[in-house]
């Protein structure tokens, strides 16, 4: 300096992420409605539905200065029966003739998709009353008619006849021009028909008066203005599931008609006209200025106001007129309503009010012409539901108020809480002071009014202009102003889970309910209902409906199409779109200037008026458009002339499974014949069906048939795609290379169109070896309409004709240009001796830049650009229905909607899972030993039973578990009897008293009732203790382990689980933690975008194995001494064992081998012990809503003369049965008898209990010792020695039962253990299946302890004695770890999920039929009216008319057909719906890989055949590559 004032997002798919994509919300708006609420004023708006029907009133009249006539009334005269009658004058009503108006104003939006509207032009094809200007004129006559009067018809509406009368009504004559027509010749201008001008001739035509004398009118012509008519360009909704339409149709000639052009109408002639740039048909709709929204572009809309159009009960028609085919005119038809004397008539609120109806819904039967405007009039004036005002309505917009200040014991009350109290409501209230808008009362009180008119003045052009005064207000005593008293008269609605500002309590308990989306509610709901509190807006606040926005979600601005929705199966090519280089022309597009237009209002800006604002006025800007014109010429277009690089052609060469057609070939297979030969063959996971002694299979020879072409062969080649493979001939198409030449943009794309188009399938005729849908049989299986097997028909093959679809895929349209490279390969050309290099076209792999949501793409693009085509717009319904086209059919193409959901989806991530893969581990398997499962018994559980059999634990991880002791107690259960401040404890108040204890009655006891006895301290108040009454705290093994703490089980003593920083990725996330080794181990080493660290592992702790030091009693005893029947019994000793404190020791430290290292190997050395020596304690992040409210604790709920407490008895021990865990056995490796040897660890005073004695024994008696290295329990047993048994239901086994006892206990009936005698059951090694154990282990043997009066202990926890076998190995089963892969799973495979059937609900399709609707066509009929003809009647002067008639026509009738809508017996599929049935199709290799097309079959998912795809896992083998 220039330009600009303008643009916000969020929730919701997932375990999480990015993307795609829909749904929803926040904003604004409305002619609104509904709910709750409501003080005032200003400004606006107010039937969106039934263009439904309308009672009543009003909405268009006016002019006596056009005309005749003239009522009421008044005056005068006459007359009078005093009732009146009559003449004249004034007066002027009602009606009539005539003029103007009624075509404006006002209403509505039905129709209309159209020159209707908008905009810009045109009329050389037109009209225009009233108004303005100009010129000329206004002479003379005539005949009627309404009214009035008379006579009729009719209920009425109305109407017939007669007589008479006027006019600015009507007619004739005259005059007349620039008017019109015809003819003639001339000039000018124009795009054409033509226009304009002047001249001549002929023909045809005008007029009206009234007057106050000012004037107002009348006629002709020209011009203007205004208004209207007509034409044209451009713009103007949806459906192509509407593709062909059209006979006055298109044009011409002529005529008619019109204000005017014109098929507007008619006659004749021609055959045209419109249409994919959307005709015709159908649907919907008044159009515009504008309005709402939006940053804009747009999208939606057309209410109020303005312009245009159309309509006026539905339809048709003309008349009058300047103007109408006429809202408050006419005629006719129709529908409806009303009147009627039944003959006939009347009517049209989509004017203003109002009524009914419809509806969610929209006002007063108001005032005034005072203003503005209109009609008439000379004027006064009249009329005006136009208009101006008022009324009703929070319908909208705007403004104002409901008070302001002070005021803390932070009052009362409410609500909440951790509840002596605190917080909040809240300075809020009370209280004090102040103010007075609004409201109330009283008083004053407008502007809008200036004209006209009247009075009066001035100027003069005497007809106008201009002063002054007077008159006129519906609104309205309204706005406004003043005064007075007094906080006085005035706050609600919605919301408070997130989006979205705002939180707590109570109630409810997937109920009631909420919800815009996501979603809340199943007992602790900030989401339901109420309350307190809070937030937002406020005389309103919410809800509903609709529109725009957000939505870049139809994308012009401004989107996409590999996998999310989306590239046509492929080519050729029409229209169309786009198009190389140069020159000059033109100026259509384009750009610039100017002119016209773009109505006003509105929007925007400035200024102004109402106190402000809304509102209004004024000026400007804007109106982005259209038209005309002048210029510019780069680009595009057009026409021209050239060019060669795009394209094509020619020449030479190369190449290939390119295509069509013929001939030929061998292998294999089947079949037939013959031969050899004998019992099987074949087939499978295993079998069977099948074939075979009538000779199969096998082998050999010969013959024959059809189909397909091994090796070559490849990641190869060719083709537009589909596709193409033995050899060879013929015909034919293409591509590429090389070098020149030729044409000269001939090009690219390509809607429709045409052609080709795998497999399956169809038709006709052949052919038929193998294979093989369907089918049959055999298997498998719960079933098996399958997978497997044996057969086997269509088909597969050929010819001709159809079909036209595929995962027709690179899921990637065609063309052109540009953008680093590397490697391989096919076919050419050039250079080079080779090696190799250069170049062109193909086929592939990997990467840079770049792109992409990512995966990935990357000169063969999915990059950067250009052109053209096709296609997409949430999922399902559905590629379905209907319609149409094609097809022989199957079917293909085109292709919806209702309804329903809030998702459906793509890519990638972390897990989990797999009847995926790899590596590794574990008593996981294997190798072994011993068991369980069979028997009897014990014990626990289920089940059953019961008054009760208390409760819990329930795959692994419940079941000899809680319980480490159920006869009472325990005890929680049942029955019965009792208590209610309670069985226990504490505090307070009052009263009483000791309490305790003893006794009596009753009772099963608890208890109840009662009797006796009886204090201490004291400061005299009382206190300690205790009873009663009251009270505050009770109590509950009642519920919820899914509200919890704590504790525990399990994965698992498995090796994992994480973090910080950095790096990678848009992100979830990854990396680290993966890889190569190694280990028991994420143990360690090496490598590495990672470097470190934490919780785990290991170590540190305890026991044990060796040793040392210290210490030496109750332990020990070698030596010394004493001593006994014997004995560490005693003295003594510390050597040993041992005890219990502290040390040492083991670390792959050493050696050898291997290895880079970590480490591994070694009957290595050494050592008591060797590679974590053995055992224990120790359990990461987490999983199972795992277990436990009955150990305990605890939130909430429930209960309170009971779900609490006490007591007695019973039950937990029941018993057809099923399961788990054990004990004892079945025997001779044994049983029995006798003798005999050796432990460890424990326990003991309410205890262990010795010796001795008694008893067969359990035990009794006894009492020593021991508070324990001292005494006791306490005899260890298996073993060993000797003897016996001799294979049997036994000298095995001990259940069961009888008898007799012992012990504990208050009490062994239900329901204890033990002893003795007697009894002597099942059981002879245990089916399917299943468990434990890898060394001092298993097996086997006994001992001790806890609990405990006793014991149902065969259980549990410990202790020692004796003391094995086996491990090739990791294929398999189970569990686990790591890596990888697939996934539609994430509640994570106990996942997900498909289809039939059954039930309910919903919408839809088909359908015999039934019922409507609009439109078209043919025929018949046909009112009013129009046009033509006629017109014997009327009438006249030649006019005209009635009537008759022809045509057209609204409407009506009829016929056939099409379209469209509603309904429908029945029927079809679809959608939705916590827990229905059948199966298991898909997702993992989903257990037969899946999917696509097609065909057949089947309850269903589906199966099978043929061809195709990868959007399939795994991969030994084949092939290839690399290394050795």
């Nucleotide at each position: 300096a220039c330009u600009a004032u303008g643009g916000a997002g969020a929730g919701u798919u997932u375990g999480a992420u990015c993307c795609u994509g829909g749904c929803u919300c926040a904003g604004g708006a409305u002619g609104a409605a509904c709910g709750c609420u409501a003080g005032c004023g200003g400004g606006a708006g107010g039937c969106c539905u039934a263009a439904u029907a309308c009672a009543u009133g009003c909405a268009a009249g006016u002019c006596g200065a056009g005309c005749g006539a003239g009522a009421a009334u008044u005056c005068c005269g006459a007359u009078u029966u005093c009732g009146g009658u009559u003449g004249g004058a004034a007066g002027g009503a009602a009606a009539g003739c005539g003029g103007c108006g009624c075509a404006c104003g006002g209403g509505u939006g039905a129709g209309u998709a159209a020159c209707g509207c908008g905009u810009a032009c045109g009329c050389a094809a037109u009209u225009u009353g009233c108004c303005c200007c100009u010129g000329a004129g206004u002479g003379c006559g005539g005949a009627a008619u309404a009214g009035c009067c008379c006579c009729g018809g009719g209920a009425a509406a109305c109407u017939g006849g007669g007589a008479u009368u006027a006019a600015u009504a009507c007619c004739g004559c005259a005059u007349g021009g620039u008017u019109a027509g015809u003819g003639g010749a001339c000039c000018u201008g124009g795009c054409a028909u033509c226009u304009g001008g002047a001249c001549c001739a002929c023909u045809a035509u005008a007029a009206a008066g009234c007057u106050u004398c000012g004037g107002c009118g009348c006629u002709c012509a020209g011009g203007g203005a205004u208004a209207a008519g007509c034409g044209u360009g451009c713009g103007u909704c949806c459906c192509a599931u509407u593709a062909g339409c059209u006979a006055g149709u298109u044009g011409g000639u002529g005529a008619g008609g019109u204000a005017a052009c014109g098929g507007c109408u008619c006659a004749c002639c021609a055959a045209g006209g419109c249409g994919a740039u959307g005709a015709u048909g159908g649907g919907u709709a008044g159009g515009g200025g504008g309005c709402g929204u939006g940053a804009g572009a747009g999208c939606g809309u057309g209410g109020c106001c303005c312009c245009c159009c159309a309509c006026a009960c539905g339809g048709g028609u003309a008349c009058u007129g300047a103007g109408a085919c006429a809202c408050g005119g006419a005629c006719c038809c129709g529908a409806c309503u009303c009147c009627u004397a039944c003959g006939g008539g009347a009517g049209g609120c989509a004017g203003c009010a109002g009524u009914a109806a419809g509806g969610a819904a929209u006002a007063u039967u108001g005032g005034a012409c005072a203003a503005u405007g209109g009609a008439c009039g000379g004027a006064a004036g009249u009329c005006u539901g136009a208009u101006c005002c008022a009324g009703c309505c929070a319908u909208c917009c705007c403004g104002c108020g409901u008070g302001c200040a002070g005021g803390a014991u932070g009052a009362c009350g409410g609500c909440g809480c951790u509840a002596c109290g605190c917080g909040u409501u809240g300075u809020a209230a009370a209280c004090u002071g102040c103010u007075u808008u609004u409201g109330u009362a009283c008083a004053g009180g407008a502007a809008g009014a200036a004209a006209c008119g009247c009075c009066u003045g001035a100027a003069u052009u005497u007809a106008u202009u201009u002063g002054g005064g007077c008159c006129u207000g519906a609104c309205g005593g309204u706005a406004c102003u003043g005064u007075a008293a007094g906080a006085a008269u005035a706050a609600g609605c919605a919301c408070c889970g997130g989006c979205u500002a705002a939180c707590u309590c109570c109630g409810u308990g997937c109920c009631a309910g909420c919800a815009g989306c996501c979603g809340c509610g199943g007992u602790a709901a900030u989401a339901c209902g109420g309350a307190g509190g809070g937030u937002g807006c406020a005389a309103g606040c919410g809800u509903u409906a609709u529109c725009c926005g957000g939505a870049a979600u139809c994308a012009c601005u401004g989107g996409g199409u590999u996998u999310a929705a989306a590239g046509g199966g492929u080519g050729c090519g029409u229209a169309g779109g786009c198009g190389g280089c140069u020159a000059a022309a033109u100026a259509a597009g384009u750009c610039a200037g100017a002119a016209g237009u773009g109505a006003a209002a509105g929007c925007c800006u400035g200024c102004g008026g109402c106190u402000u604002a809304a509102c209004c006025g004024u000026a400007g800007a804007a109106u982005u458009g259209c038209u005309u014109u002048u210029g510019a010429u780069a680009c595009u277009g057009u026409a021209u002339a050239g060019c060669u690089u795009g394209a094509a052609u020619u020449a030479g060469g190369u190449u290939g499974a390119g295509g069509u057609u013929g001939g030929c070939g061998g292998a294999a297979u089947g079949u037939g014949a013959c031969a050899u030969g004998u019992a099987g063959c074949g087939g499978u996971g295993a079998a069977a069906u099948g074939c075979a002694u009538a000779g199969a299979u096998a082998u050999g020879u010969c013959a024959u048939a059809g189909a397909a072409c091994a090796c070559c062969a490849a990641u190869u080649g060719c083709g537009a795609a589909g596709g193409c493979a033995g050899c060879u001939g013929a015909c034919u198409a293409g591509a590429c290379c090389u070098u020149a030449a030729u044409u000269g943009a001939c090009g690219c794309u390509g809607a429709g169109g045409c052609a080709c188009g795998a497999a399956a399938g169809c038709g006709u005729g052949g052919g038929g070896a193998g294979c093989g849908a369907a089918c049959a049989g055999g298997a498998u299986u719960a079933g098996a309409u399958a997978c497997c097997c044996u057969g086997g028909u269509a088909g597969u093959c050929c010819a001709c004709g159809c079909c036209c679809u595929a995962a027709a895929c690179g899921a990637u349209g065609c063309u052109u240009a540009c953008u680093c490279g590397a490697c391989g390969u096919g076919c050419g050309u050039c250079c080079g001796u080779u090696a190799g290099g250069a170049u062109g076209c193909g086929c592939g792999u990997c990467c840079a830049a770049g792109g992409g949501a990512a995966a990935c793409c990357g000169u063969u693009a999915a990059g950067u650009a250009a052109g053209c085509c096709a296609c997409c717009u949430g999922g399902g319904g559905a590629g379905u229905a209907c319609g149409c086209u094609c097809g022989c059919a199957a079917g293909a193409g085109u292709g919806a909607a209702a309804c329903u959901c809030a998702a459906a989806g793509g890519a990638a991530u972390u897990g989990a899972c797999g009847g995926g893969g790899g590596u590794c581990c574990g008593c996981a398997c294997a190798a072994g030993c011993g068991g369980u499962g069979g028997a009897g018994c014990a014990u626990g559980u289920g089940g059953u039973u019961u008054a009760a059999u208390u409760c819990g634990a329930u795959g692994a991880u419940a079941c000899g578990c809680g319980a480490g002791g159920a006869a009472c107690c325990u005890u929680a259960c049942c029955u019965g009897g009792g208590c209610u401040c309670g069985a226990a404890u504490g505090g307070c108040u009052u009263c009483g008293g000791a309490c305790c204890g003893a006794c009596u009655a009753u009772g099963a006891a608890a208890g109840u009732a009662g009797u006796c006895u009886u204090u201490c301290c004291u400061u005299c108040g009382g206190g300690a203790c205790u009873g009663a009454a009251g009270u505050c705290a009770a109590g509950g093994u009642g519920c919820u382990g899914c509200a919890u703490g704590g504790u525990u089980g399990u994965c698992g003593u498995c090796a994992g689980c994480u973090c910080g920083u950095g790096c990678c990725g848009u992100g979830a996330g990854g990396u680290g933690u993966u890889g190569g080794g190694u280990u028991a181990a994420g143990u360690c080493c090496c490598g590495c975008a990672a470097c470190g660290a934490g919780c785990g592992c290991a170590a540190c702790c305890c026991c044990u194995a060796u040793u040392c030091u210290u210490a030496g009693u109750u332990g020990c005893u070698a030596g010394c001494a004493g001593g006994u029947u014997a004995a560490g019994c005693u003295g003594a000793g510390g050597a040993c064992u041992c005890u219990a404190a502290g040390g040492a020791g083991a670390c792959u430290g050493c050696c050898g081998g291997c290895g880079u290292a970590a480490g591994c190997c070694g009957a290595g050395a050494g050592g008591a012990a060797g590679g974590u020596g053995g055992g224990g304690a120790u359990g990461a992040c987490g999983u199972c809503a795992a277990a436990u409210c009955a150990u305990c604790a605890u939130g909430g709920c429930c209960u309170u003369u009971a779900u609490g407490c006490c007591c007695a008895g019973g039950g937990c021990u029941a018993c057809a049965c099923a399961c788990g865990u054990g004990c004892u056995a079945c025997a001779a490796u044994g049983g029995u008898g006798c003798a005999u040897a050796c432990a460890g660890a424990g326990g003991g005073u309410u205890g262990c209990u010795a010796a001795g004695c008694c008893g067969c024994g359990a035990g009794g008696u006894g009492g020593a010792g021991c508070u324990a290295a001292u005494c006791c329990c306490a005899g260890a047993a298996a073993g060993u020695g000797c003897a016996u048994c001799c294979c049997a239901g036994u000298u095995c086994g001990g259940a069961u039962u009888g008898g007799a006892g012992u012990c504990u206990g208050g009490a062994a009936c239900u329901c204890g253990a033990c002893u003795c005698c007697a009894u002597g059951a099942a059981g002879g090694u245990g089916g399917a299946a299943u468990c434990g154990c890898u060394a001092g282990u298993a097996a086997u043997c006994g001992c001790g302890c806890a609990u405990c009066a006793g014991c149902c202990a065969u259980g549990g926890c410990g202790c020692g004695g004796u003391g094995a076998a086996u491990a090739c190995g990791u294929u398999c089963c189970c569990g686990g770890a790591c890596c990888u892969u697939g996934u539609a799973c994430a509640c994570a495979c106990c996942g997900c999920c498909c289809g039939u059937c059954a039930a309910g609900c919903c919408a839809u399709g088909g359908a015999a039929g039934c019922u409507g609707g609009g439109g078209g066509u043919g025929c018949c009929u046909g009112a009013a009216g129009a046009u033509g003809g006629u017109g014997a009647c009327c009438a006249u002067a030649g006019a005209g008319g009635a009537g008759c008639u022809a045509u057209c026509u609204a409407g009506g009738g009829u016929a056939a057909a099409a379209c469209u809508a509603g309904u429908a017996a029945c029927u079809a599929g679809g959608g939705c719906u916590a827990a229905g049935u059948c199966g298991u199709a898909a997702c993992a290799a989903g257990g037969u890989a899946g999917c696509c097309g097609u065909a057949c079959c089947g309850g269903a998912a589906g199966g099978u055949g043929c061809g195709g795809c990868u959007g399939g896992a795994a991969u030994a083998c084949c092939u290839c590559c690399u290394u050795u």